[in-house]
Context: one part of a larger RNA
């Protein structure tokens, strides 16, 4: 900038991408073979390497989460705390994110072929798969399986809206399934985007403070206690206010 002013779903020209193989059982100790030996075709089953997706499992990591400990500073001191010492160290560890963990693929199957193997046939009275005609036949071609795809300038298709009363879009905010920044999604009071707050999941593991108790360190009760990032579910309490801007033809 094109595509007829926009939304929203689309076709599929055209491209990529994937196409891998072992082992075991059966079939059957059959066929075959004097015996040693041993199957095509068919069917199951179960693995390697690769690859895509996830995070219930089983781990990892989790540096604003919990608890234990040591120094030293400080809050007047005891108690409790907090700063500092690689996140001071160690023991866990939710969300995310991850593989060595879960699940999934490369299957069927069609269709032209190649080497090859026929059928029917003659030049050439035989004979001959070729010269006319036809028929099988590959892990390879073409489809078929994912994905991307109308800048496919041949610029496509449907449906709604606008052009009468301005569709639609940007800007702005509030966020993350998204991210360097644009972008891209979700929402913006006709509202659950964030954040607070209440339940709940899950984490730590049994606060502090009284109270027994013990000469103390401590134990024990209250108490599965208190505390809690990111997790799910509910709530307008707070913020997504108001304003602007662009924008076709007719």
């Nucleotide at each position: 900038c094109g595509u007829u002013g926009a939304u929203a779903c689309u076709u599929g020209a055209g491209g990529a991408g994937a196409u891998c193989u072992g082992u075991c059982c059966u079939u059957a100790g059959u066929a075959c073979g004097a015996g040693a030996g041993g199957a095509c075709c068919g069917g199951g089953a179960u693995g390697g390497a690769c690859u895509g997706a996830c995070c219930u499992c089983u781990g990892g990591u989790c540096u604003g989460u919990c608890g234990g400990c040591u120094g030293u500073c400080a809050c007047g001191c005891c108690a409790g705390u907090g700063g500092c010492a690689c996140u001071g160290c160690c023991g866990a560890g939710u969300a995310g994110c991850u593989a060595u963990g879960u699940c999934g693929g490369g299957a069927a199957u069609g269709g032209a072929u190649a080497a090859c193997c026929g059928c029917u046939g003659a030049a050439a009275g035989c004979a001959u798969c070729u010269a006319a005609g036809u028929g099988g036949g590959a892990a390879g071609c073409c489809a078929a399986c994912u994905c991307c795809a109308a800048g496919a300038u041949u610029a496509g298709g449907u449906a709604u809206c606008a052009u009468u009363u301005g569709a639609g879009a940007c800007u702005c905010g509030u966020a993350g399934g998204a991210g360097a920044u644009g972008a891209c999604u979700a929402c913006g009071u006709u509202g659950a985007u964030a954040g607070g707050c209440a339940c709940c999941a899950g984490g730590u593991g049994g606060a502090a403070g009284c109270g027994u108790u013990g000469c103390a360190a401590g134990a024990c009760g209250u108490u599965g206690a208190g505390c809690c990032g990111a997790g799910g579910u509910g709530u307008a309490c707070u913020a997504a206010u108001u304003c602007g801007u662009c924008g076709a033809a007719g």
Model confidence (mean pLDDT): 88 of 100. Predicted 3D model of a 250-nucleotide part of an RNA (large-subunit ribosomal RNA, domain VI) from a Candidatus Kaiserbacteria bacterium. The source organism's lineage runs through Bacteria, Bacteria candidate phyla and Candidatus Kaiseribacteriota. The sequence was found in a public genome assembly.